[in-house]
Context: one part of a larger RNA
Molecule: small-subunit ribosomal RNA, central domain
Organism: Erica azorica
RNA sequence: CUGGGCGUAAAGCGUUCGUAGAUGGUUAAAAAUUCUUGAUUACAAAAGCCAUGCUUUUAAGAGUUGAAGGUUUAUCAAAAGAGUUUAACUGGAGGAAAAAAGAGGAUGCUUGAAUUUUGCAAGGAGGGAUGGUAUCCAGAGAGCUGCAAAGGAAGACCAUUUGGCAAUGGCGGGUAUCUGGUUUUUUGCUAACAUUGGGGAACGAAAGCGUGGGGAGCAAACAGGAUUAGAGACCCUGGUAGUCCACGCCCUCAAAUCUGGGUGCUAAGGGAUAAAAUUUAUUUAUGCAGAUAAAGCUAAGGCGUGAAGCACCCCGCCGGAGUAGUACGACCGCAAGGUUGAAACUC
Numbered sequence: 001c002u003g004g005g006c007g008u009a010a011a012g013c014g015u016u017c018g019u020a021g022a023u024g025g026u027u028a029a030a031a032a033u034u035c036u037u038g039a040u041u042a043c044a045a046a047a048g049c050c051a052u053g054c055u056u057u058u059a060a061g062a063g064u065u066g067a068a069g070g071u072u073u074a075u076c077a078a079a080a081g082a083g084u085u086u087a088a089c090u091g092g093a094g095g096a097a098a099a100a101a102g103a104g105g106a107u108g109c110u111u112g113a114a115u116u117u118u119g120c121a122a123g124g125a126g127g128g129a130u131g132g133u134a135u136c137c138a139g140a141g142a143g144c145u146g147c148a149a150a151g152g153a154a155g156a157c158c159a160u161u162u163g164g165c166a167a168u169g170g171c172g173g174g175u176a177u178c179u180g181g182u183u184u185u186u187u188g189c190u191a192a193c194a195u196u197g198g199g200g201a202a203c204g205a206a207a208g209c210g211u212g213g214g215g216a217g218c219a220a221a222c223a224g225g226a227u228u229a230g231a232g233a234c235c236c237u238g239g240u241a242g243u244c245c246a247c248g249c250c251c252u253c254a255a256a257u258c259u260g261g262g263u264g265c266u267a268a269g270g271g272a273u274a275a276a277a278u279u280u281a282u283u284u285a286u287g288c289a290g291a292u293a294a295a296g297c298u299a300a301g302g303c304g305u306g307a308a309g310c311a312c313c314c315c316g317c318c319g320g321a322g323u324a325g326u327a328c329g330a331c332c333g334c335a336a337g338g339u340u341g342a343a344a345c346u347c
Base pairs, nucleotide, nucleotide: 004318005317006316008300012315014203015202016201017200021196022195023194025089026088027087028086029085030084033079034082035081036078037077038076039075040074042072043070050066051065053064054063055062056061092193093190094189096186097185098184099183100182104179105178106177107176108175109174110173111155116150117149118148119147120146121145126137127136164171165170208249209248210247211246212245213244217243218242222238223237224236225235260314261313262312263311264310265309268292275284276283277282278281296303297302320347321346322345329340330339331338332337
């Protein structure tokens, strides 16, 4: 390198959009010969490989002759397939009309319970915490109770939700506006417009960074009290960044279904969600981070119509372990760092 692989052994980019490229539905016709198929021609050093040949007295060896060996050159022929051109088609894809479900997204307004703080009233000695203590709060009147106010963050029940939506990340009070996608039915519109996608672009939890706000609760750091041989921890009392908002960065994760995307095919029975038709219990289409399972697959556990089955197309990635996701360089970033990514050496 190839064969071979990528759920768990090395290996699916975090996700999507999309350029080049690769691949591509059905029917008919035409031209032409780029691929393809067949034949011929030229060329493909020597050695090596092959040979009932020949030469060397045999062997090994050598010489000679021939054969074999092709991402090659030229010519001729064929017209099934690929490709090209033309004309059509509707099954793929898209559009239209009528309906449907939804925590899909953005912005504004708004709401109740609870925590905390403050004020007033009432009241008068503890409260709080723990395995047990202590730090801590409290006659400068705490805790408890009632009323009122302020402010921030998060949305109990609904939710057997094992559901729904979204490309991923993710999304849960109510309401208004704007807006994306999906599904069903109708089949009269376009007529292959498709799939994938190197580079590229956009999005991308949490933490972190910049500027300006905000700050109730929680809480890295930090301080104190305990525990302990020690305790830099687990437990407790406090508590700052942060968590929240706006704008701009960062671009990572056990970003996991450890399973790339698309298309077709392959037993059944039962359940749930949203719809349609006939009609009130069946059928059909789509969807399920639901559960058993036929065939088949797998090293096995297991997977099994959302395949890890049977096939095709496209991309990404892997090739003993460590060194190491390190060094160096390049690019990106305010920084933190990120992306790309070795070798010596050791086993």